[in-house]
């Protein structure tokens, strides 16, 4: 140089054919419970979904460049 996966919350991960509010575990905070603590349980708060473009009435998802990461070939 060429090929393939993969990028979504502090981590770790779904989202399957484009659609109805972008979610769960955990971590964090609040309250409850305890003589206190852990643990449980009850509420929150955190995303421009790598980046930029295009396609469409609509994009996390489809396309094209581009970055990062692992992989494989030469």
């Nucleotide at each position: 140089g060429c090929c393939c996966u993969a990028g979504u919350a502090g981590c770790u991960c779904a989202g399957u054919u484009g659609g109805u509010u972008a979610g769960a575990g955990u971590a964090c905070g609040u309250g409850c419970u305890u003589g206190g603590u852990a643990a449980g349980c009850u509420c929150g708060g955190g995303g421009u979904c790598g980046c930029g473009a295009g396609u469409u009435c609509a994009a996390g998802u489809c396309u094209c460049g581009c970055c990062u990461a692992g992989g494989g070939c030469u």
Transfer RNA from a Candidatus Aenigmatarchaeota archaeon, 74 nucleotides, folded computationally. It matches the Rfam family "tRNA". About the family: Transfer RNA (tRNA) molecules are approximately 80 nucleotides in length. The family's RNA type in Rfam is transfer RNA. Its mean pLDDT, the model's own confidence on a scale to 100, is 81.